Predicted 3D model of a 74-nucleotide RNA (transfer RNA) from a Candidatus Aerophobota bacterium.
Its Rfam family is "tRNA". The family's RNA type in Rfam is transfer RNA.
RNA sequence: GGCGGCAUAGCCAAGUGGUAAGGCGAAGGACUGCAAAUCCUUUAUCCUCGGUUCGAUUCCGAGUGCCGCCUCCA
Repeated sequence: GGCGGCAUAGCCAAGUGGUAAGGCGAAGGACUGCAAAUCCUUUAUCCUCGGUUCGAUUCCGAGUGCCGCCUCCA
């Protein structure tokens, strides 16, 4: 330098053009003599910018970062 893949919550992770599952963690509450366990509730600008669209996390383009492969130089 070329090609490909990935980017979703504090962490892991699913998902689809029509208001983003689940688990762990955290916070609040119930229960308890206090706790633990259990139960309930809360916890997302889907990397950034632009485009297409009635509507974009999803499709398209560019950028950024990470990973892999190939090539070149040393």